[in-house]
RNA sequence: GAAGUCGGCCGGGCAGUCGCUGCCGUCGAGAGGCGGGAGAGGAAAGUCCGGGCUCCACAGAGCAGGAUGCCGGCUAACGGCCGGGCGUCGCGAGACGACGGAAAGUGCAACAGAGAGUACACCGCCGAUGGCCCGCUCCGGACCUCCGCGACCGCAAGGCCGCGACCCCGGACAGGGCUCAGGCAAGGGUGAAAUGGUGCGGUAAGAGCGCACUGCUCCCGCGGCAACGUCGGGAGUCGGCAAACCCCAUCCGGAGCAAGACCAAAUAGGGGAGCGAUAGCGUGGCUCGCGCUGCUCCCGGGUAGGUCGCUCGAGUGCCCGGGCAACCGGUCGCCUAGAGGAAUGACUGCCGCAGGGGCUCUCCCUGCACAGAACCCGGCUUACAGGCUGGCUUCGCAC
Numbered sequence: 001g002a003a004g005u006c007g008g009c010c011g012g013g014c015a016g017u018c019g020c021u022g023c024c025g026u027c028g029a030g031a032g033g034c035g036g037g038a039g040a041g042g043a044a045a046g047u048c049c050g051g052g053c054u055c056c057a058c059a060g061a062g063c064a065g066g067a068u069g070c071c072g073g074c075u076a077a078c079g080g081c082c083g084g085g086c087g088u089c090g091c092g093a094g095a096c097g098a099c100g101g102a103a104a105g106u107g108c109a110a111c112a113g114a115g116a117g118u119a120c121a122c123c124g125c126c127g128a129u130g131g132c133c134c135g136c137u138c139c140g141g142a143c144c145u146c147c148g149c150g151a152c153c154g155c156a157a158g159g160c161c162g163c164g165a166c167c168c169c170g171g172a173c174a175g176g177g178c179u180c181a182g183g184c185a186a187g188g189g190u191g192a193a194a195u196g197g198u199g200c201g202g203u204a205a206g207a208g209c210g211c212a213c214u215g216c217u218c219c220c221g222c223g224g225c226a227a228c229g230u231c232g233g234g235a236g237u238c239g240g241c242a243a244a245c246c247c248c249a250u251c252c253g254g255a256g257c258a259a260g261a262c263c264a265a266a267u268a269g270g271g272g273a274g275c276g277a278u279a280g281c282g283u284g285g286c287u288c289g290c291g292c293u294g295c296u297c298c299c300g301g302g303u304a305g306g307u308c309g310c311u312c313g314a315g316u317g318c319c320c321g322g323g324c325a326a327c328c329g330g331u332c333g334c335c336u337a338g339a340g341g342a343a344u345g346a347c348u349g350c351c352g353c354a355g356g357g358g359c360u361c362u363c364c365c366u367g368c369a370c371a372g373a374a375c376c377c378g379g380c381u382u383a384c385a386g387g388c389u390g391g392c393u394u395c396g397c398a399c
Base pairs, nucleotide, nucleotide: 001395002394003393004392005391006390007389008388009387010386012351013350014349015348016347017346018345020039021038023036024035025034026033027032041370045381046380048379049378050377051376052375053256054255055254056253065252066251067250068249069248070084071083072082073081074080085099086097087096088095089094100247101246105245106244107241108240122188123187124184125183126182129181130180132177133176134175137172138171139170140169141168147164148163149162150161152159153158196214197213198212199211200210201209215238216236217235218234219233220232221231222229223228260308261307262306263305270299271298272297273296274295275294279293280292281291282290283289315334316333317332319330320329321328322327352368353367354366355365356364357363
């Protein structure tokens, strides 16, 4: 210097004028006047988690339902934060991860492929075993047309008999072929994924079938609080999916400031006491009794309305101490909207930034990101023009 990565902070500035909503002071009987001072955010948003607060419910336990899901820590609590482990990606600084269980059970896997899960057999390998075929050798049987040998008849041509061989039938041993039955999962091929890998043995060919080494998982020992790591020993249940049902562990009562509390008209209704006539009505055959109807006073509930809840609080700034950090403790300082049909706005001047125009004196016009409190707080997520700033990484150059 270039490229990158992880944070922190700000998010128009200054001055003035006129308004709006509370507060304080003062004047006034009141209405109101005058003066002073305050008045949106980092997200006030989405309302997604967690807590405070309030009311209701609640013996305890369980079921259902929901959320979370490596380990340790922080915290009021959390699904948050910090630190660590493991996996994936990156040369790296770093980023991302619902990251418990697939030896409980059920289930799922498009297309391709022979086969997608107590694997399969398309090509391929084998064909040991059984079967078929071929041919060699041997054994047995049958036969005498030809061939060979021998006996007999005939002067001879020849005839006849027997034996052997060939041929034929059956069988045995070893061999070959292979089509069949069958065996195999090594190789090819398909796929995101095909029963852990390499070598040797073994076999008809093969295969954890056996052995050695090794990967993975688990157990014991060792290191670490732990996740986990790795060395030594041992074992084998050795495909994926649980953001499929499910199993395991932990946590969770419900509703929300329109919560809730207090004061409290008019009207209607409720309760009590008294007065009056002992009148009417109802109950009943009649009497007593009881109930209702009138007036006055008191009480309580509740509506309109008003007040509180309401903003001083798990608050915040500097510094100090503890801790790697989140965070915790302490001293000193600060007070920072509390409205409620709901204020927080508009204008002027100068400056800043961005866009456009004239046009190169420096002027004119427009605009100021996302967005706006509603009981409070801790987080997460999302939106955001532009700017300031710190740590670290990689590469190049110079010394």